Description: This is a predicted structure of a 522-nucleotide part of an RNA (small-subunit ribosomal RNA, 5' domain) from Algibacter amylolyticus. Rfam family: Bacterial small subunit ribosomal RNA. NCBI's taxonomy places the organism under Bacteria, Bacteroidota, Flavobacteriia, Flavobacteriales, Algibacter. The sequence was found in a public genome assembly.

[in-house]
Context: one part of a larger RNA
RNA sequence: GGAUGAACGCUAGCGGCAGGCCUAACACAUGCAAGUCGAGGGGUAACAUAGUAGCUUGCUACUGAUGACGACCGGCGCACGGGUGCGUAACGCGUAUAGAAUCUACCUUUUGCUGAGGAAUAGCCCAGAGAAAUUUGGAUUAAUGCCUCAUAGUAUGCAGCCUCCUCAUGGAGAUUGCAUUAAAGGUUACGGCAAAAGAUGACUAUGCGUCCUAUUAGCUAGAUGGUAAGGUAACGGCUUACCAUGGCAACGAUAGGUAGGGGCCCUGAGAGGGGGAUCCCCCACACUGGUACUGAGACACGGACCAGACUCCUACGGGAGGCAGCAGUGAGGAAUAUUGGACAAUGGAGGCAACUCUGAUCCAGCCAUGCCGCGUGCAGGAAGACUGCCCUAUGGGUUGUAAACUGCUUUUAUACAGGAAGAAACAAUCUCACGUGUGAGAUCUUGACGGUACUGUAAGAAUAAGGAUCGGCUAACUCCGUGCCAGCAGCCGCGGUAAUACGGAGGAUCCAAGCGUUAUCC
Numbered sequence: 001g002g003a004u005g006a007a008c009g010c011u012a013g014c015g016g017c018a019g020g021c022c023u024a025a026c027a028c029a030u031g032c033a034a035g036u037c038g039a040g041g042g043g044u045a046a047c048a049u050a051g052u053a054g055c056u057u058g059c060u061a062c063u064g065a066u067g068a069c070g071a072c073c074g075g076c077g078c079a080c081g082g083g084u085g086c087g088u089a090a091c092g093c094g095u096a097u098a099g100a101a102u103c104u105a106c107c108u109u110u111u112g113c114u115g116a117g118g119a120a121u122a123g124c125c126c127a128g129a130g131a132a133a134u135u136u137g138g139a140u141u142a143a144u145g146c147c148u149c150a151u152a153g154u155a156u157g158c159a160g161c162c163u164c165c166u167c168a169u170g171g172a173g174a175u176u177g178c179a180u181u182a183a184a185g186g187u188u189a190c191g192g193c194a195a196a197a198g199a200u201g202a203c204u205a206u207g208c209g210u211c212c213u214a215u216u217a218g219c220u221a222g223a224u225g226g227u228a229a230g231g232u233a234a235c236g237g238c239u240u241a242c243c244a245u246g247g248c249a250a251c252g253a254u255a256g257g258u259a260g261g262g263g264c265c266c267u268g269a270g271a272g273g274g275g276g277a278u279c280c281c282c283c284a285c286a287c288u289g290g291u292a293c294u295g296a297g298a299c300a301c302g303g304a305c306c307a308g309a310c311u312c313c314u315a316c317g318g319g320a321g322g323c324a325g326c327a328g329u330g331a332g333g334a335a336u337a338u339u340g341g342a343c344a345a346u347g348g349a350g351g352c353a354a355c356u357c358u359g360a361u362c363c364a365g366c367c368a369u370g371c372c373g374c375g376u377g378c379a380g381g382a383a384g385a386c387u388g389c390c391c392u393a394u395g396g397g398u399u400g401u402a403a404a405c406u407g408c409u410u411u412u413a414u415a416c417a418g419g420a421a422g423a424a425a426c427a428a429u430c431u432c433a434c435g436u437g438u439g440a441g442a443u444c445u446u447g448a449c450g451g452u453a454c455u456g457u458a459a460g461a462a463u464a465a466g467g468a469u470c471g472g473c474u475a476a477c478u479c480c481g482u483g484c485c486a487g488c489a490g491c492c493g494c495g496g497u498a499a500u501a502c503g504g505a506g507g508a509u510c511c512a513a514g515c516g517u518u519a520u521c522c
Stems, first nucleotide, its partner, number of pairs: 001522004006518005013374006019367002021332001026330003030327003035076003040073002043069002047067003050063006083285003092210008102202002107198008115149004125138005155180006162173004185190001211257003218248003223245008260282004264275004287308005310321004338364001340363003346360001347358004377408004388398004414458005422449001428443007466511005471492003477506005487494002
């Protein structure tokens, strides 16, 4: 000199953009953060409409008939999105390859198929238990839920035969026989099943790179390799049995400490040095420890089970819980914000769609935390006023065009009026083309921000400047007070009676809605 997720002190007008618990991965009140589908099903608890009946003539009862819909069965989603950086020195990450050793729901393309039966079970109803959480028994019932049979192929397994290729183990294709295994319907076009290919995503392996300590020198028995078996989507000590005795290490094994990694960021002419906030990619975690289930995918933040610590409810028998999601609270700390709005846009889940959900996201609020921009007036104005301060030859200098005053302007602020873009859609109607639901066009509608941005009008200099420094480094000097005292100080150093260094004043310098100090990095 530059920089920062900064803090503190003094001060403070506005706007735009960005950023905002670095500490206790400490504990959490409350609300919200993941649902959706009635075009899968039995249905009808509630609401509305409609109908029927009765008579008390405006009430009652009934009807799933319609809109719609609580709970239940079922499907998809809940493994995404969001948070944090505990752990991890590791194939964790980065980079480049390999899978002839792999999987992949939804999506796209292509080819086929969707046959016949059966048994239950929630819900509803009835009877209970319990303070509650919740739960037991009985009867009855549906499905795109479950099961059986049939059929099937480029599926799987076994046994043959042939051809081609190669990267060692081998790979690919064609064909024959046997065996096994499918499906779901519903009613207006959506599903379901089988297979192949694609895309997407994931998993595994390998080369290279990746902090400090040698005052850590030896480490390792599933350890290194082989055979067989099991297991996995998949190869593999991944696991097990047996056999052999291997494997790593001063080119630093093992051990300890520290730490999420990268893109990037800061600094520097560069080489380097330091860092890993915000944004993007990957990884890990979800009170602590362990475990599996379901599923295409989890060993699952707002799922389950067990144990532990903690908190809460209790009728004392027993139960409920997990903010490192968004707000918010306490604690800690030098320090870090609203218990806000909307699904209008983008994206996601479900759905034929309308639509519903979405603290993702888009916005708004607070904060000078940073960067950038604007303003706090402009021009004239000397007899150079007054005041203050300094010098003194009693006159001068400075503040100083500064003020007053005159004229002018009106950014921002204030008042009033108008007022967006972001929006294209979906749906509905109409037209056209192809052909039977696709595409194109037209019409109509949709805005949280927000009466915001922006524009116009009105009046008026009106509403708006501080901080540090002034001995040298280093831009900027005098007076008074004090007298090694009080104090200053980044370094040198200053102060003991003339202090340009302390405190105040006048003046000056540098920055400026900021200025300084502290901390940290180059």